[in-house]
Context: one part of a larger RNA
Molecule: large-subunit ribosomal RNA, domain I
Organism: bacterium
RNA sequence: AGCACAUGAUGAAUGCCUUGGUGCCAACAGGCGAUGAAGGACGUGAUAAGCUGCGAUAAGCCACGGAGAGCGGCAAAUACGCUACGACCCGUGGAUUUCCGAAUGGGGUAACCCGGCUGGAUUAAUAUCCAGUCGCCGCCGUGUGAAUACAUAGCACGGCGUGCGCGAGACCUGGUGAAGUGAAACAUCUCAGUAACCAGAGGAAUAGAAAACGAAAGUGAUUCCGUGAGUAGUGGCGAGCGAAAGCGGAACAGCCCAAACCCGGGUGCUUGCACCCGGGGGUUGUAGGAGCCCGAUAACGGCAGUUGGGAGGUUAGGUGAAGCGUGUGGAAAAGCGCUCCAUAGAGGGUGAGAGGCCCGUAACCGAAAACCAAACAACGCCCAGGGAAUUCCUGAGUAAUGCGUCACACGUGAAACGACGCAUGAAUCCACGCCGACCACGGCGUAAGGCUAAAUACUAGUUGGCGACCGAUAGUGAACAAGUACCGCGAGGGAAAGGUGAAAAGAACCGCUGCGAGCGGAGUGAAAUAGUACCUGAAAUCAUGUGCUU
Numbered sequence: 001a002g003c004a005c006a007u008g009a010u011g012a013a014u015g016c017c018u019u020g021g022u023g024c025c026a027a028c029a030g031g032c033g034a035u036g037a038a039g040g041a042c043g044u045g046a047u048a049a050g051c052u053g054c055g056a057u058a059a060g061c062c063a064c065g066g067a068g069a070g071c072g073g074c075a076a077a078u079a080c081g082c083u084a085c086g087a088c089c090c091g092u093g094g095a096u097u098u099c100c101g102a103a104u105g106g107g108g109u110a111a112c113c114c115g116g117c118u119g120g121a122u123u124a125a126u127a128u129c130c131a132g133u134c135g136c137c138g139c140c141g142u143g144u145g146a147a148u149a150c151a152u153a154g155c156a157c158g159g160c161g162u163g164c165g166c167g168a169g170a171c172c173u174g175g176u177g178a179a180g181u182g183a184a185a186c187a188u189c190u191c192a193g194u195a196a197c198c199a200g201a202g203g204a205a206u207a208g209a210a211a212a213c214g215a216a217a218g219u220g221a222u223u224c225c226g227u228g229a230g231u232a233g234u235g236g237c238g239a240g241c242g243a244a245a246g247c248g249g250a251a252c253a254g255c256c257c258a259a260a261c262c263c264g265g266g267u268g269c270u271u272g273c274a275c276c277c278g279g280g281g282g283u284u285g286u287a288g289g290a291g292c293c294c295g296a297u298a299a300c301g302g303c304a305g306u307u308g309g310g311a312g313g314u315u316a317g318g319u320g321a322a323g324c325g326u327g328u329g330g331a332a333a334a335g336c337g338c339u340c341c342a343u344a345g346a347g348g349g350u351g352a353g354a355g356g357c358c359c360g361u362a363a364c365c366g367a368a369a370a371c372c373a374a375a376c377a378a379c380g381c382c383c384a385g386g387g388a389a390u391u392c393c394u395g396a397g398u399a400a401u402g403c404g405u406c407a408c409a410c411g412u413g414a415a416a417c418g419a420c421g422c423a424u425g426a427a428u429c430c431a432c433g434c435c436g437a438c439c440a441c442g443g444c445g446u447a448a449g450g451c452u453a454a455a456u457a458c459u460a461g462u463u464g465g466c467g468a469c470c471g472a473u474a475g476u477g478a479a480c481a482a483g484u485a486c487c488g489c490g491a492g493g494g495a496a497a498g499g500u501g502a503a504a505a506g507a508a509c510c511g512c513u514g515c516g517a518g519c520g521g522a523g524u525g526a527a528a529u530a531g532u533a534c535c536u537g538a539a540a541u542c543a544u545g546u547g548c549u550u
Stems, first nucleotide, its partner, number of pairs: 001549009015535001016499002020470002022467007029459002031166002039100003042055003046078001050074002061094006070082003105114003115134007135164002137161008171202001172200005182189001186236001212219002223250005233241002254451003257395001261280009285429001287394004292387003301382003305379004312372004317365003323338004339356002341345001347359003400424007410436001431446005486493002506534001509521004
């Protein structure tokens, strides 16, 4: 020096564990905000750096209900307190709630600076302090009032709305709208009306009661699912894109205006018309309604409206069966013996493995207060027939056409239907639109006003549950002071880090030493090679001892 073994050191793998994650299911909830939100800053404790809670009434104040012996959060210790006159804790309601933040009196480099008005405190008086108020926008009203005569714009004041911001990187509607890519290149095309951005809304949104579908002498609002069907089509007929009817299901619900006509009121003036407002009337395609004539009524039904109602539920809780002996052990819940309950043998804890020790579990019970809310009731609203005749009404710069586009599965095509821009511009029920150029016959419907639950989409949040999901390099980035420490001017990036023991019983006392570090005794403990650098403690690596080889 090498090899081997042993004993240690270092080191952290592995095993076991789980407070944390993750996916799904069900129910609920689906919003908060000018009565100042979300989110923060700064404070707040006897002592207090962090987290949590709270707000100058500051780990809290008040009332009610629950619960019943301890309590002063995580979090020890000391001091000092509270509590059967019911504390702490849990639930409901209320009070307080600095400053910033939509932030809204003005300003501003957020958490700061400076004001006006009214009232109050204080001062001899200023000053100072306290309370309230002072934003923009929209709508309505009143006054005033330019260019410009009437007028209008504008301005001022008053009232009303509380509209503004945030929230899930979710779902929905609308607007704007790419490119990588594919076409094995690329330009039409595709990706895709996707991503992104903007605006807006709701617990859902959109759509929705046929100027439909399309060929059935048929169907009968919308939405969603399956099928039809990768069909019919479309397409540098390339890549690709890609229906509808019908059928089977989910869920089902239909309504209101405008107009004609009537009544009342008002305005204008050319004085018998026009317009406006309110009420009645009326709402459709088998046309319907008004007007005219006849007749009938308040019953039967319906409602998505208002008010009441309060079954039931939510937000604290409560009752809740049944075990002993022996024995190993540090410890029994293991083993052995006898025994009991079960509408409860789900699960968790307890010094190892407990149906009968504890918490629970099955089952049942429960609310002063707040919230949700079914049935039902009242009110309110809605719902009617026949005839004659053909006088009136039935949504206009609309339909349609031309040009230019978009959207329809449909790329301009034979391209209908629908929507938009510009221009032109109808008809009025003997009417008008559609049935994929167009025409005829035949058929279907009634545009140019509006509302409408359910079936459907999503899950930040709450509650309960489950997992051939993870188990600390995994699972969230985060089981720990985690969006923390740290990095960056900033947008932003972004960690590492779990485990003594059943119980701190966390090692009194002694010795070495620097009043050290560390160690040796002693003691605790089942164990200290479980000593807080703490369960287990692999490997690389180091040391010591022994053996062998050189």